RNAcentral holds the full RNA, with entries from SILVA.
A computed fold for a 344-nucleotide part of an RNA from a fermentation metagenome, annotated as large-subunit ribosomal RNA, domain IV.

[in-house]
Context: one part of a larger RNA
RNA sequence: CCCUCGCUAAGGAACUCGGCAAAUUAGCUCCGUAACUUCGGGAUAAGGAGCGCCCUCAGUAGGCUGACCACUUCGCGUGGAAGGUUGAAAGGGGUCGCAGUGAAAUGGCCCGGGCGACUGUUUAUCAAAAACAUAGGUCCCUGCUAAACCGUAAGGUGAUGUAUAGGGGCUGACGCCUGCCCAAUGCUAGUAGGUUAAGGGGAGGUGUGCAAGCACCGAUCCGAAGCCCUAGUGAAUGGCGGCCGUAACUAUAACGGUCCUAAGGUAGCGAAAUUCCUUGUCGGGUAAGUUCCGACCUGCACGAAUGGCGUAACGAUCUGGGCACUGUCUCGGCGAGGGACACG
Numbered sequence: 001c002c003c004u005c006g007c008u009a010a011g012g013a014a015c016u017c018g019g020c021a022a023a024u025u026a027g028c029u030c031c032g033u034a035a036c037u038u039c040g041g042g043a044u045a046a047g048g049a050g051c052g053c054c055c056u057c058a059g060u061a062g063g064c065u066g067a068c069c070a071c072u073u074c075g076c077g078u079g080g081a082a083g084g085u086u087g088a089a090a091g092g093g094g095u096c097g098c099a100g101u102g103a104a105a106u107g108g109c110c111c112g113g114g115c116g117a118c119u120g121u122u123u124a125u126c127a128a129a130a131a132c133a134u135a136g137g138u139c140c141c142u143g144c145u146a147a148a149c150c151g152u153a154a155g156g157u158g159a160u161g162u163a164u165a166g167g168g169g170c171u172g173a174c175g176c177c178u179g180c181c182c183a184a185u186g187c188u189a190g191u192a193g194g195u196u197a198a199g200g201g202g203a204g205g206u207g208u209g210c211a212a213g214c215a216c217c218g219a220u221c222c223g224a225a226g227c228c229c230u231a232g233u234g235a236a237u238g239g240c241g242g243c244c245g246u247a248a249c250u251a252u253a254a255c256g257g258u259c260c261u262a263a264g265g266u267a268g269c270g271a272a273a274u275u276c277c278u279u280g281u282c283g284g285g286u287a288a289g290u291u292c293c294g295a296c297c298u299g300c301a302c303g304a305a306u307g308g309c310g311u312a313a314c315g316a317u318c319u320g321g322g323c324a325c326u327g328u329c330u331c332g333g334c335g336a337g338g339g340a341c342a343c344g
Base pairs, nucleotide, nucleotide: 001339002338003337004336005335006334007333008332010330011329014328019325027051028050029049030048031047036041038173052095053094054093055092056091062086063085064084065083068080069079070078071077096100108323109322110321111320112319113318114317115315116314120132121131136171137170138169139168140167141166142165148157149156150155174310175309176308177307179240180239181238184237185236186233187232188231189230190229193228194227195226199222200221204217205216206215207214208213241259242258243257244256245255268302269299280296281295282294283293284292
């Protein structure tokens, strides 16, 4: 010097990206316990008091057992009970120590916000999460030899199930809700017309032959699904404007004009896990706050099941603050064990 531990005056997060690490807390009994809440919770909330030993209470209360007695619907029924056995607590008195859950095992706590409802699952070996799943919601398919899936097939799963079933997609408890656009793309439905392959029919033409015939070409007509077409459909893929002017201070624009569109973003939320400018501005907290909380709205580029906004409970989650506590630090020091190193 390194590792693992123990102690440390005064201070107590000044350390640091960050209280990382460590420390504090910790058991039982009693008292006491807020906001909020889905009335279950939150809650061991928080916060506080007591705790040894001896005597008494007291061989008491209670527990177990139980001869026997009474009642009886007769039953493994009901009620009572001597005895046996076990055996407290509250309360009262005393006593010792610095200290009584005398060691040891054994929650630090509170407040605000984000995300995800929750328990659960995951990158075996750098990620445990806000990711996945979930119950719940909704849409689509499927009438049974089901749809869907595996297989060339036979066959099998679905299912020895039958639409309160099965499969697939999206969303993700619960509460309040879920706006406008069907022009494009997709899907569903429709069928008059257009287009259209093989095929069918075929006027006519050509070759060859004396001819019959054979061969070839062929206008035109009839030909399916599909596509065109016509509708519907958003918890289908998706989309949800610009410019100019206007009110008796100013500012702003309820209002008007105009262009474009399939329709121009509704409710709610908003510098947000989304805000570039940006440490936006104002307020709060600090002596001082790029973080945090509350607002504002100028949303570069939120927005409604690629769900929107809330939400009790929950979380080895992310983030801000406080109390307690501490060698994290001011700033070091001492000690124990084990290494490294040195000598033998």